Source information: The part of an RNA shown here (large-subunit ribosomal RNA, domain II) has 683 nucleotides and comes from a Victivallaceae bacterium. The full RNA is in RNAcentral, with records from ENA.
Context: one part of a larger RNA
RNA sequence: GCCAGGGAGUUAUGUUAGACGGCGAGGUUAAGGGAUUUACAUUCUGGAGCCGAAGCGAAAGCGAGUUUUAAAAAGCGAAUAGUCGUUUAAUGUAGACACGAAACCAAGUGAUCUAUUUAUGACCAGGUUGAAGCGGGGGUAAGACUUCGUGGAGGACCGAACCAGUACAUGUUGAAAAAUGUUUGGAUGAGUUGUGAAUAGGGGUGAAAGGCCAAUCAAACUUGGAGAUAUCUUGUUCUCUCCGAAAUAACUUUAGGGUUAGCCUCGGAUAUUAAUUCUUUGGGGGUAGAGCACUGAAUUUUAGCGGGGGUCUACCGACCUACCAACGGAAAUCAAACUCCGAAUACCAAAGAUGAGUCCGGGAGAUAGACAGUGGGGGCUAAGCUUCAUUGUCGAGAGGGGAACAGCCCAGAUCGCCGAUUAAGGCCCCAAAUUUUAUGCUAAGUGAGUAAGGAAGUAGCGGUUCUAAGACAGUUGGAAUGUUGGCUUAGAGGCAGCAAUCAUUUAAAGAGUGCGUAACAGCUCACCAAUCGAGAACCACUGCACCGAUAAUAUACGGGACUAAGCAUAGAGCCGACAUCGCGGGUGUGUAAUUUUUUUACACGCGGUAGGAGAGCGUAGUAUUCAGCACUGAAGGUAUAUCGUAAGAAGUACUGGAGCGGAUACUAGUGAUGAUCCAUGGC
Numbered sequence: 001g002c003c004a005g006g007g008a009g010u011u012a013u014g015u016u017a018g019a020c021g022g023c024g025a026g027g028u029u030a031a032g033g034g035a036u037u038u039a040c041a042u043u044c045u046g047g048a049g050c051c052g053a054a055g056c057g058a059a060a061g062c063g064a065g066u067u068u069u070a071a072a073a074a075g076c077g078a079a080u081a082g083u084c085g086u087u088u089a090a091u092g093u094a095g096a097c098a099c100g101a102a103a104c105c106a107a108g109u110g111a112u113c114u115a116u117u118u119a120u121g122a123c124c125a126g127g128u129u130g131a132a133g134c135g136g137g138g139g140u141a142a143g144a145c146u147u148c149g150u151g152g153a154g155g156a157c158c159g160a161a162c163c164a165g166u167a168c169a170u171g172u173u174g175a176a177a178a179a180u181g182u183u184u185g186g187a188u189g190a191g192u193u194g195u196g197a198a199u200a201g202g203g204g205u206g207a208a209a210g211g212c213c214a215a216u217c218a219a220a221c222u223u224g225g226a227g228a229u230a231u232c233u234u235g236u237u238c239u240c241u242c243c244g245a246a247a248u249a250a251c252u253u254u255a256g257g258g259u260u261a262g263c264c265u266c267g268g269a270u271a272u273u274a275a276u277u278c279u280u281u282g283g284g285g286g287u288a289g290a291g292c293a294c295u296g297a298a299u300u301u302u303a304g305c306g307g308g309g310g311u312c313u314a315c316c317g318a319c320c321u322a323c324c325a326a327c328g329g330a331a332a333u334c335a336a337a338c339u340c341c342g343a344a345u346a347c348c349a350a351a352g353a354u355g356a357g358u359c360c361g362g363g364a365g366a367u368a369g370a371c372a373g374u375g376g377g378g379g380c381u382a383a384g385c386u387u388c389a390u391u392g393u394c395g396a397g398a399g400g401g402g403a404a405c406a407g408c409c410c411a412g413a414u415c416g417c418c419g420a421u422u423a424a425g426g427c428c429c430c431a432a433a434u435u436u437u438a439u440g441c442u443a444a445g446u447g448a449g450u451a452a453g454g455a456a457g458u459a460g461c462g463g464u465u466c467u468a469a470g471a472c473a474g475u476u477g478g479a480a481u482g483u484u485g486g487c488u489u490a491g492a493g494g495c496a497g498c499a500a501u502c503a504u505u506u507a508a509a510g511a512g513u514g515c516g517u518a519a520c521a522g523c524u525c526a527c528c529a530a531u532c533g534a535g536a537a538c539c540a541c542u543g544c545a546c547c548g549a550u551a552a553u554a555u556a557c558g559g560g561a562c563u564a565a566g567c568a569u570a571g572a573g574c575c576g577a578c579a580u581c582g583c584g585g586g587u588g589u590g591u592a593a594u595u596u597u598u599u600u601a602c603a604c605g606c607g608g609u610a611g612g613a614g615a616g617c618g619u620a621g622u623a624u625u626c627a628g629c630a631c632u633g634a635a636g637g638u639a640u641a642u643c644g645u646a647a648g649a650a651g652u653a654c655u656g657g658a659g660c661g662g663a664u665a666c667u668a669g670u671g672a673u674g675a676u677c678c679a680u681g682g683c
Stems, first nucleotide, its partner, number of pairs: 001683004005678002011094013026051003032045005055062002065076004097235002100232001104225006115199009124189001126158003129154001133150006162186003167182004201217001203213003238616006248261005263365001264363007277353007289341001290339002295335003299331004306324002308321005369394010399410003414585004419581003425575003428560003434572001436571006447562001453547002457544004462539005474531005480504003486498002510525001514523002586606008617671001619668008628660002636655005642649002
């Protein structure tokens, strides 16, 4: 790990409600006692007690009333149905569906491990260093001092045993629940060690690490309280039928838990009208929008109170002002906390239609929601973000589409059918259905990811100007004179700069568009003519394309591939779902007929988690019955193409070798793929 076996809402006693039954203004006995009985038990007593039949008031008390009270009024009552038992559901008290803590307390057991202590023993190869003291010599007045010996001190040195455990490697289901190898520290000491003894759990011991106290230590172990408690996690065992949620509000030492309400279910009552939806009618509103009449914000302009600044003035004051600027006028704006205005929806009421609510009671679950569309707040008009409102889907929803894809689109699965029609979405191949019709567009593989911005892409639509008195482009020629205009400047001659920008000749020609020169010169342009011979230039709008376009293995149509099999508009056809229709079966509710059962017909239903309600299957046992089955083979086992809507039930064959079943009623240790389930077994 797998298989088999075991494994979780029980029991007692109260309460509440339902069902059934007894008696009924009453109902009922408890303990105890008697009788019968092997026993279990049955029956007779036993009226104590309990519930009900009257309430109100704190009470005295009064009483169909009573209490408050001066009164008025108001509160609670008064129209009789209860009670006992059985059973079901829920709940209180008990371990209370099962398993699961870390912990707490009590009484004991432990110092054969280890910590410290204590008594008594044991042990430390070898080598080195050479303290004090002492002796001799030197030295001194004597000393001090010095030198040579001797001596053998030391938590001294090197290094075995012994003790330790520094670094690395191996080992890591180990040889080992801490070791091995190499290396390393101490090794006469605060040393190591044998044996006996002492200290015990909020206690010991600790050269102190919260270390150690028997592989256990921020409070040992064993047993008990004890089935501690667990707002937590996990698990909770057969089937079918009907209905079917919530993830919200309030309160909460409350936020992953509860209580009540809302939402689900079951029963009863209640009316022919209520919910809902549609139509019509009537309402109130101050949102969207809009507006500027108020409150504020903000721009330009006009006029300008007042102020600042300047000049003048002895003072009064006067004048000026490219300064600020109130209140006004004009124009054009903005607002969640502005409104002279003002919808659509929504909401309320009534009428008509539709058809199922409302109240009372039993049982719940749920109170972590998710995304999408719309209207907002927070955030960065960020987030698969967060928080409200509203609708939908998922949750609890299968099927078709979206390549794949809870929350998007279509559509709500009672069962069967090798029948039909459609939805969304599709129709070249993968892959069911058009290589469909018509008119355009796109050339980018755009389609098949993106912006500001950029561009003689291309198609369309409109406008302005020029144009056979010849436009636009090209080519040829001209482009002059006063004049080198004036000023400035070293110079300034169209062309550094400043101001001005005239006139003349002309077909036309700027006191000059650019290049150029030190300054001139030179080239060129505007402008004009000729040539040519038909459209040209510019602007605005629209469709589809282009660039902008950079991410880590190679990828942004699902792939192939496609110039349509792309895009736009219009049309025809087809495919396509568990939708709809057809045929057949089942079942729930209702109605009608038959009318006792039951059957038939019709109508409307039958997705479903938590959950409510109902009907069944099977297991073990008891009672009654079948005067059941069985060695001519019970139970159990193996195999199997039978029956039933399911749980399940038969038959037959083999095995097995002695008990077992059907029906009805009752009782329950009654159903296992799950609990990291079980110190049960097997493999």